[in-house]
Source information: A computed fold for a 330-nucleotide part of an RNA from an archaeon, annotated as large-subunit ribosomal RNA, domain IV. It matches the Rfam family "Archaeal large subunit ribosomal RNA". Its Rfam clan is "LSU clan". Its family is annotated with structural constituent of ribosome and ribosome in the Gene Ontology. The coordinates come from a structure-prediction model, not an experiment, and the mean pLDDT is 87. It was read from a public genome assembly.
Context: one part of a larger RNA
RNA sequence: CUGCAGGCGAGGGAACUCGGCAAAUUAGCCCCGUACGUUAGCUAGAAGGGGUGCCUGCGUUGCUUGCGAGAAGCAGGUUUCGCAGGUUGCAAUAACAAGGGGGUCCCGACUGUUUACUAAAAACACAGUGAACCGCAAGUCCGAAAGGAUUUGUACGGUUCAUGAAUCCUGGCCAGUGCCGGUACCUAAAACCCGGGUUCAACCGGGCUAAGGGCCGGUAAACGCCGGGAGUAACUCUGACUCUCUUAAGGUAGCCAAAUGCCUUGUCGGGUGAGUUCCGACGUGCAUGAAUGGACCAACGAGGGCCCUACUGUCCCCGUCUGCGACCCG
Numbered sequence: 001c002u003g004c005a006g007g008c009g010a011g012g013g014a015a016c017u018c019g020g021c022a023a024a025u026u027a028g029c030c031c032c033g034u035a036c037g038u039u040a041g042c043u044a045g046a047a048g049g050g051g052u053g054c055c056u057g058c059g060u061u062g063c064u065u066g067c068g069a070g071a072a073g074c075a076g077g078u079u080u081c082g083c084a085g086g087u088u089g090c091a092a093u094a095a096c097a098a099g100g101g102g103g104u105c106c107c108g109a110c111u112g113u114u115u116a117c118u119a120a121a122a123a124c125a126c127a128g129u130g131a132a133c134c135g136c137a138a139g140u141c142c143g144a145a146a147g148g149a150u151u152u153g154u155a156c157g158g159u160u161c162a163u164g165a166a167u168c169c170u171g172g173c174c175a176g177u178g179c180c181g182g183u184a185c186c187u188a189a190a191a192c193c194c195g196g197g198u199u200c201a202a203c204c205g206g207g208c209u210a211a212g213g214g215c216c217g218g219u220a221a222a223c224g225c226c227g228g229g230a231g232u233a234a235c236u237c238u239g240a241c242u243c244u245c246u247u248a249a250g251g252u253a254g255c256c257a258a259a260u261g262c263c264u265u266g267u268c269g270g271g272u273g274a275g276u277u278c279c280g281a282c283g284u285g286c287a288u289g290a291a292u293g294g295a296c297c298a299a300c301g302a303g304g305g306c307c308c309u310a311c312u313g314u315c316c317c318c319g320u321c322u323g324c325g326a327c328c329c330g
Base pairs, nucleotide, nucleotide: 002325003324004323005322006321007320008319009318011316012315015314020311028052029051030050031049032048037042039165053087054086055085056084057083058082059081062078063077064076065075066074067073088092100309101308102307103306104305105304106303107301108300112124113123128163129162130161131160132159133158134157139150140149141148142147167295168294169293171226172225173224176223177222178219179218180217181216182215185214186213187212192207193206194205195204196203227245228244229243230242231241254288255285266282267281268280269279270278
């Protein structure tokens, strides 16, 4: 002088930083007390206060010994809880061990599961909900087959797909793609029949015809999709209203600059002295939107954002001490 692991720190107290990362604070037990919200279970150890050692006295609980006829009483031992007085120290859960707390929003309901070795999450699963296939020699899956699983099962069952607790709801469109059903008619290969052709064939033409397609219908908790231009109200603005082009139908209820909004640090309000983040509103929403679920949501979360309080060497701004190394000198 520097690294690692630790101790302490005046005054300030997050000014540090992507971010309170790290550290500090809190901590056990007993008593008091405990808000908003809520699915009435919770939230909750909410928050916030007080006590805690030792000695003495008194009361008290349980067990127990002796004497006693006895659950009486007397004399003891041990123990629980409480009250009062005293006493020591800076400090009484004196060591070890041992929650910091609160408010608000987003996401996921929850407990759970996951990238063994950079990701634990908002991802997966989940209970619940909906749809499709299947009557058992079934449906689905493995196998070339034999055979096997589901199945020691039988629709209150099995398989597959989607969504993802509860609550309030789940709008319009079947034109496209898919699936299902129908079909007098049209199309349609080989084989077969008839004719031509070939020494035999090949080959050519015609007829008949399955599935499929055409055609008709159904189906969106199937894949998906859900417009534009003008005018109009007694200041102005806006446009309930009207006209027009167009589509299969033109985005309903809700929700929003959102984990979704380009412009954008949108505008207004709140919080700060000052806020690209945050919260509440607004909505012509580049490009929100209803089981690709929409909205809301108590509880829960080593999830994410913001704020307050306590606390601190994170910082202002560094100092010092201990241990072990590197390095230097001997």